[in-house]
Order: sequence, then structure tokens, then C1' cells
RNA sequence: GCCGAUGUAGCUCAGUGGUAGAGCAAACGAUUCGUAAUCGUUAGGUCACCGGUUCAACCCCGGUCAUCGGCUCCA
Repeated sequence: GCCGAUGUAGCUCAGUGGUAGAGCAAACGAUUCGUAAUCGUUAGGUCACCGGUUCAACCCCGGUCAUCGGCUCCA
């Protein structure tokens, strides 16, 4: 340099055009003599960034960035 994959909540991930979600973690509460466990509730998001298509974009298209993998060149 070229090709591909990935980027969504604090962490791990789902969601492939029509209201952004789950588990764990967190806070609060219930339960308990107390703790753990369990149960309930609540909070938590620039869907990497910029632009485009569309009535409507996490999703489609173009570009950029980051991470990972493969290939190639030079020394």
C1' cells in the first nucleotide's frame, strides 16, 4: 500500500428500513437477626465520525477514523 471483518448502555452482545433492546454490573426497595443468594423497580445511548438516498436510517450508499486478520513491496 491492497483486501476483509468489527465498531450499539460501564462490560459482553442482539437488533439488517418503521417506538433502540437483553444478560451481567450500578442505584433503590422487598426478603433475612445480618450477609450472600433470590425477587422487584429505577437509571444508564452522539448506534465510531462526516455526508448522501428515503416519507422514515443502527440498518442502504460514499468517504474518514480506530481495532483485528490476511496479502504484497522496500530495507
A computed fold for a 75-nucleotide RNA from a Candidatus Goldiibacteriota bacterium, annotated as transfer RNA. NCBI's taxonomy places the organism under Bacteria, Bacteria candidate phyla, Candidatus Goldiibacteriota. Rfam family: tRNA. It is annotated as a transfer RNA. The prediction has a mean pLDDT of 82.